[in-house]
RNA sequence: CCAAGUUCUCGGGGCGGGGUGGAACUCCCCACCGGCGGUAACAUGAGGAAACUCGUGAAGCCCGCGAGCGCCCGGCUUUGGCCGGGGUCAGCAGAUUCGGUGCAACUCCGAAGCCGACGGUCACAGUCCGGAUGAUAGAGAACAGCA
Numbered sequence: 001c002c003a004a005g006u007u008c009u010c011g012g013g014g015c016g017g018g019g020u021g022g023a024a025c026u027c028c029c030c031a032c033c034g035g036c037g038g039u040a041a042c043a044u045g046a047g048g049a050a051a052c053u054c055g056u057g058a059a060g061c062c063c064g065c066g067a068g069c070g071c072c073c074g075g076c077u078u079u080g081g082c083c084g085g086g087g088u089c090a091g092c093a094g095a096u097u098c099g100g101u102g103c104a105a106c107u108c109c110g111a112a113g114c115c116g117a118c119g120g121u122c123a124c125a126g127u128c129c130g131g132a133u134g135a136u137a138g139a140g141a142a143c144a145g146c147a
Stems, first nucleotide, its partner, number of pairs: 001145001005143006016030004031127002033116002035065004042057006060114002068092002070089001071086006096112005118130003
């Protein structure tokens, strides 16, 4: 320095108060939370006389990705399903506007909104329990490699 590698490590947060009820962390009112990569005029640190340069952080709802469901393939089956595999798999699959500044912002500042897999539950779940001491988007380190 980085084209193709090997190994290891890391890799998701949140129900507090009140109400109704026989029963709710599931309903209602007030709360609380925000994975990964990209973009970024912001913030911060270092250097510089300055122009500026370099590092770090910065979007749930802008672009893309991930787990889950589903779908497809194979096996088993007591026909209810179960197990294994598949992302050059369709779909579920999500949600933002207004005002301000400015050459430029859906990213900054201000305000008001909105969104959140599947299964379970004495009652409908982003926050409880479960698959999950799992998997993964990816991040880092070491080795090897190249110059």
The prediction has a mean pLDDT of 78. FMN riboswitch aptamer (RFN element) from Nisaea denitrificans DSM 18348, 147 nucleotides, folded computationally. The sequence was found by an Rfam model in a public genome assembly. It matches the Rfam family "FMN riboswitch aptamer (RFN element)". Rfam links the family to the GO term FMN binding.